[in-house]
């Protein structure tokens, strides 16, 4: 210098002027002051949990739904770290829904002879027969065709042709023993090959999971007809309820469940933000993360405030002028860089809170590695 | 703000679950029939299954992201 991998920060600064929310102090009021005032995804609503409530409950089975190499991190989680296998790239590094197909079941269209414990259309070969075109009757599975997939592959031997039919090498399968917590990794012998492929098809394995969401909930305070009308099981050794069902065990009730129609208000406090918080130092770990000490408080309003405008600089595109250094058919070309005007700030907005995922995002800055060339 | 559904010819829908041909009504076009038009017979065209990605030998269909767009949800008695 070129073209790459991986990480992380930012996400326009300052100033004037007007403006918009909260919360304080000031004022009789109009209003005036001090101080805050979106994000890395607030976002899609995929996970996963605080939190609240479901009548005063628990524990097996079952249904359903999820996850899925291993070990560790975490409140938890399908996250995240760190490894193990496969798979891609020279490489740094990236990708993988990555349990079981030898427990069972179902599917493999078209095309092919044959599609699942196989088959023989042509070919090959050996008999017999011929009207020499070919036919029959065996043998084989190497070759040729069909498919997404055709029962190991490569070479020798061997045979009438050929085949793990035999033998070396590689591939598969078992598989003492050895390393590792573990996924798995090494492998002595052993076995001529057996066991296609799907489980993001049904299923098995293992683990996990009540169910609804702040319009959940609790209070006050106002209005109304605390009305009706279907249906369901019952009226006491019963029944109905305990919130996905079915059974124990335990409770609650004394009619109750379920749905539909009709009435009535659009009020006002709570829940509300201080929290698995964040910033700096240290220890411990490879890391994710965990201790510890020291700081700091960062919207909490109702359908919802956080912005407009000007000047000036940072980046970034476009124009035009001047232009080093290369190239040259000397007419130009191509252009670092330097002046000036023009435009001009990406995705996208908090709504009860967190921990992740995923998605969208102009453009900048920084760290760390890779590979190539050139020089030293 | 919170739940729940659907995207398939110009329109209204099936198909999806159990992956192989994408069908049906109505519109639309041509011929027939009629003096002509309707109606009605016969046939014909027309679809990137919203969109990108995966699993399979093959995706409308299973699975993952994503856009759009529709529905329900308030307290009290």
């Nucleotide at each position: 210098c070129c073209a790459g991998a991986g990480g992380g920060u930012c996400g326009g600064g300052c100033g004037g002027c007007c403006g918009c929310g909260a919360a304080c102090g000031c004022g009789c009021a109009a209003g005036c002051g001090u101080c805050c005032g979106a994000g890395g995804a607030a976002a899609g609503u995929c996970c996963g949990g605080g939190c609240u409530c479901c009548a005063c409950g628990g524990a097996a089975c079952g249904a359903c739904g999820g996850u899925g190499c291993c070990g560790g991190c975490u409140a938890a989680c399908g996250g995240c770290c760190g490894g193990c296998g496969g798979g891609g790239g020279u490489g740094a590094c990236c990708c993988c829904a990555g349990g079981g197909a030898a427990a069972g079941u179902g599917c493999c269209a078209c095309a092919g002879a044959a599609a699942g414990c196989a088959g023989a259309c042509c070919a090959c070969c050996g008999g017999c027969c011929u009207u020499c075109g070919g036919g029959c009757c065996g043998g084989c599975a190497a070759g040729g065709g069909c498919g997404a997939a055709a029962g190991g592959g490569u070479g020798g031997g061997g045979u009438a042709a050929g085949a793990g039919c035999c033998c070396a090498c590689c591939g598969c399968g078992g598989g003492a023993c050895c390393g590792g917590u573990a996924a798995c990794g090494g492998g002595a012998c052993c076995g001529g090959c057996a066991c296609g492929g799907u489980a993001a098809a049904c299923c098995c394995c293992a683990c996990c999971g009540g169910g609804a969401g702040c319009a959940a909930g609790a209070c006050c305070g106002a209005a109304u007809a605390g009305g009706g009308g279907c249906g369901g099981c019952a009226u006491a050794u019963g029944g109905g309820c305990c919130a996905c069902g079915u059974u124990c065990c335990g409770g609650c009730u004394c009619g109750u469940c379920g749905c539909c129609c009709g009435g009535g208000u659009u009020g006002g406090u709570u829940g509300c933000u201080g929290g698995a918080c964040c910033c700096u130092g240290u220890c411990c770990g490879c890391a994710a993360g965990g201790g510890c000490a020291g700081g700091g408080c960062g919207a909490g309003a109702g359908g919802a405030a956080u912005g407009g405008u000007c000047g000036c600089c940072c980046a970034a595109u476009c124009c035009g002028c001047c232009g080093a250094a290369g190239c040259c058919u000397c007419g130009g070309c191509c252009g670092a860089g330097g002046c000036g005007g023009a435009u001009g700030g990406a995705c996208a907005g908090a709504a009860c809170c967190c921990g992740g995922c995923u998605u969208a995002c102009a453009g900048a800055c920084c760290c760390u590695c890779u590979g190539g060339c050139a020089u030293u | 703000c919170g739940g729940g559904g659907a995207g398939u010819g110009g329109c209204g829908c099936a198909g999806c679950c159990u992956g192989g041909u994408a069908g049906c009504g109505c519109a639309u076009c041509u011929g027939c029939u009629u003096u002509g038009g309707g109606a009605g017979c016969a046939g014909a065209g027309g679809g990137u299954c919203g969109c990108a990605g995966g699993u399979u030998c093959g995706a409308a269909u299973c699975c993952u992201g994503u856009c759009u767009c529709c529905c329900c949800g308030a307290c009290c008695a």

Model confidence (mean pLDDT): 79 of 100. Two RNAs folded together computationally: RNase P RNA and transfer RNA, 453 nucleotides in total.